[in-house]
Context: one part of a larger RNA
RNA sequence: CGUUGGAAAUUUGAGGAGAUCUGUCCUUAGUACGAGAGGACCGGGAUGGACGAACCUCUGGUGUACCGGUUGUCACGCCAGUGGCACAGCCGGGUGGCUAUGUUCGGAAUGGAUAACCGCUGAAAGCAUCUAAGCGGGAAGCCAACUCCAAGAUUAGAUUUCCCUACUAGACAGGUUGAAGACUACAACCUUGAUAGGUCACAGGUGUAAGAACGGCAACGUUCUCAGCCGAGUGAUACUAAUAAGUCAACUGG
Numbered sequence: 001c002g003u004u005g006g007a008a009a010u011u012u013g014a015g016g017a018g019a020u021c022u023g024u025c026c027u028u029a030g031u032a033c034g035a036g037a038g039g040a041c042c043g044g045g046a047u048g049g050a051c052g053a054a055c056c057u058c059u060g061g062u063g064u065a066c067c068g069g070u071u072g073u074c075a076c077g078c079c080a081g082u083g084g085c086a087c088a089g090c091c092g093g094g095u096g097g098c099u100a101u102g103u104u105c106g107g108a109a110u111g112g113a114u115a116a117c118c119g120c121u122g123a124a125a126g127c128a129u130c131u132a133a134g135c136g137g138g139a140a141g142c143c144a145a146c147u148c149c150a151a152g153a154u155u156a157g158a159u160u161u162c163c164c165u166a167c168u169a170g171a172c173a174g175g176u177u178g179a180a181g182a183c184u185a186c187a188a189c190c191u192u193g194a195u196a197g198g199u200c201a202c203a204g205g206u207g208u209a210a211g212a213a214c215g216g217c218a219a220c221g222u223u224c225u226c227a228g229c230c231g232a233g234u235g236a237u238a239c240u241a242a243u244a245a246g247u248c249a250a251c252u253g254g
Stems, first nucleotide, its partner, number of pairs: 001152001005163007015149004021049007033038001051106005059100004066093005071086006110144003117137004170248003174190005195241003198237005204230003211224005
């Protein structure tokens, strides 16, 4: 821009894309078959491999500053307590998120038309013949079925609702943001408000803070103390910021 009034939502599916894998074991059954050796079809069940998708409950990884320990040095006047620098100084752990080696699931069943092939009926050709007329069976393959996209499918589809001439339906811009994201887009919210921050509570992490008392010559230990601190998680709460005001927008009335 188109889809012939404008708009919001819900959809149909022409068409397209993806997937389509396979082993072993048990049973049927040591049955059918076979002199024996050996040893099934068909059917039922279990469990793997590779591949793929989703996810983070579990097992782990990461987690540049969440907690703790600790070395050297400098600073805060000193002690104590802290902070800076040294690869994040080094070391031990680790929330959310993201992840695989972790977890769950998938390729199942079914129908149709067929290939090679196997048949029925059957003439040409009194026989025979699956074929010439006609009718069956038959594959991991084909078409559906399964998953996803999809009306620019210009053949531009369908349904529901709103707007009715007005600073209107709606959209945009602006702002607070996000398991969305390069930007854009998308999604949530904008006081008739829980969108983000803060605060409170909880979860979770670390592992028992500072200070004091007591014990010890001291290093240090014990008690107050499952403490203190705490990034992303959950819930609550208008304290802070989403203020106010804007711009566009339909006479071919479908």
Molecule: large-subunit ribosomal RNA, domain VI
Organism: Candidatus Cloacimonadota bacterium